The RNA shown here (transfer RNA) has 72 nucleotides and comes from an archaeon. The prediction has a mean pLDDT of 84. Its Rfam family is "tRNA". By type it is a transfer RNA. Its family is annotated with triplet codon-amino acid adaptor activity in the Gene Ontology. The RNAcentral record of the sequence draws on ENA.
This record gives sequence, C1' cells and structure tokens, in this order.
RNA sequence: GCCUCCAUAGCUCAGUGGCAGAGCAUCAGUCUUGUAAACUGGAGGUCGGGGGUUCAAAUCCCCCUGGAGGCU
Repeated sequence: GCCUCCAUAGCUCAGUGGCAGAGCAUCAGUCUUGUAAACUGGAGGUCGGGGGUUCAAAUCCCCCUGGAGGCU
C1' cells in the first nucleotide's frame, strides 16, 4: 500500500428497511434472624463520526476514525 471483517446499555452479544432488545452486572421490592440464592419490578442507548438513498435507516451506499485478521 491492497483486501476482508468488526464498532448497538457498564460487559458479552442479538436485531439484515417500519416503536432498539436479551443475558450478566446495577438499583428497588418480596422472601430470610442476616447474607447469598430465587422471584418481581425499575433505571440505563445521540446504534463510532459525517454525508447520501428512501415516505421511513442500527440495517442499504460513500467517506472518515478506531480495532482484528490476511496479502505484498
């Protein structure tokens, strides 16, 4: 220098055009003498940045940034 893949909640990841989700973690409650476990509920997101396509974009296209792998 070129090619491919990845970037979504604190962490690990789903979501392949039509209201952004799960598990773990966290907070509150129930239970317990107390803690843990279990159960119930809550909070937590400018979907890496910019632009484009579209009635509508996390999702499709282009550029940039960061990361992983490969080729030379």